[in-house]
RNA sequence: ACUUCAUCAAGAGCGGCGGAGGGACCGGCCCUGUGAAGCUGCGGCAACCUGAGCGAUCAAGGUGCCAAAUCCGGCGAAGAAUCGAAAGAUGAGGG
Numbered sequence: 001a002c003u004u005c006a007u008c009a010a011g012a013g014c015g016g017c018g019g020a021g022g023g024a025c026c027g028g029c030c031c032u033g034u035g036a037a038g039c040u041g042c043g044g045c046a047a048c049c050u051g052a053g054c055g056a057u058c059a060a061g062g063u064g065c066c067a068a069a070u071c072c073g074g075c076g077a078a079g080a081a082u083c084g085a086a087a088g089a090u091g092a093g094g095g
Base pairs, nucleotide, nucleotide: 002094003093004092005091006090007089008088013042014041015040016039017038021031022030023029025074026073027072028071043066044065045064048062049061050059051058052057070087075084076083077082
């Protein structure tokens, strides 16, 4: 690479460098020179693993995350609403 399981409508941003992109893909719709991506300092959210506890819970070491529901749709259930799937993301296993 691939694969299994769980979760994904909650939550949490400022500064410096940088200088035009970003929101996975496609369509849409957004964000962006009142400064995108990226790097970085500090801060924060959450609680998957981890530690404590009989437990309710607590802590925050390893990840992760800090516009918009995973931004919305994409496939199926005739359509809408809605639900389910697929795809994606993150974690913990397998390999």
This is a predicted structure of a 95-nucleotide RNA (SAM riboswitch aptamer (S box leader)). Rfam family: SAM riboswitch aptamer (S box leader). Rfam's curators write: The SAM riboswitch is found upstream of a number of genes which code for proteins involved in methionine or cysteine biosynthesis in Gram-positive bacteria. The coordinates come from a structure-prediction model, not an experiment, and the mean pLDDT is 88.